[in-house]
RNA sequence: ACUUCUAUGGUUUAGUGGUAAAGACAUUAGGUUUUCAACCUAAAGACGGGAGUUCAAGUCUCCUUAGGAGUG
Repeated sequence: ACUUCUAUGGUUUAGUGGUAAAGACAUUAGGUUUUCAACCUAAAGACGGGAGUUCAAGUCUCCUUAGGAGUG
């Protein structure tokens, strides 16, 4: 330099272009308990960035950023 893969709450994993982006763990609050743990209930929290296509984009296209792999 070229090719290719990945990027979604704090972590991890889902999500055929179409209804409110789902689950697990963790966190916070409440309940229970003498306390902790465990258990129950609830809450908060995410689509790497920019443009394009479309009535509609996490999803498709392009560029870019970061990381991984391969070729030279």
Background
This is a predicted structure of a 72-nucleotide RNA (transfer RNA) from Axinella corrugata. The RNAcentral record of the sequence draws on ENA. Model confidence (mean pLDDT): 81 of 100. Lineage of the source: Eukaryota > Opisthokonta > Porifera > Demospongiae > Axinella. It matches the Rfam family "tRNA". By type it is a transfer RNA.